[in-house]
RNA sequence: UCCGUCAAAGGCAAAACCGGGGUAACCCGGUGACGCAAAGCCACGGGUCCUGCAUCGGGACAGCCGGGUUGCCAAAA
Numbered sequence: 001u002c003c004g005u006c007a008a009a010g011g012c013a014a015a016a017c018c019g020g021g022g023u024a025a026c027c028c029g030g031u032g033a034c035g036c037a038a039a040g041c042c043a044c045g046g047g048u049c050c051u052g053c054a055u056c057g058g059g060a061c062a063g064c065c066g067g068g069u070u071g072c073c074a075a076a077a
Base pairs, nucleotide, nucleotide: 011036012035016031017030018029019028020027021026034063040069041068042067044066045065046064047061048060049059050058051057
C1' cells in the first nucleotide's frame, strides 16, 4: 500500500408525541430509537402516494427497487 467479516470510536434516526409549514402526499425543529455501512447526496428509470386553484398537468417519497456520484474506522491472514 492492497484487501478487509474482529474490535473500538464516531454518524444517521422509523413509529409515536409536541411545536411550525403545506389543500394534501409530505417537510422542518424538539423528544424518541425501529432500524441503517452509504438510512450521505441526486427524482435519471421503475414503483408508491397526493392533488385546492388549474390542468393532464403539477407535486411528495433517496428508510421501496435499480442507476449515478462522493465517502468513515479497521484486527488477522
The RNA shown here (c-di-GMP-I-UAU riboswitch aptamer) has 77 nucleotides and comes from Desulfuromonas sp. CSMB_57. Its mean pLDDT, the model's own confidence on a scale to 100, is 82. Rfam family: c-di-GMP-I-UAU riboswitch aptamer. Its family is annotated with cyclic-di-GMP binding in the Gene Ontology. The family has 6 seed sequences and 17 matches in Rfam 15.1. Taxonomically the source falls in Desulfuromonas (Bacteria, Pseudomonadati, Thermodesulfobacteriota, Desulfuromonadales).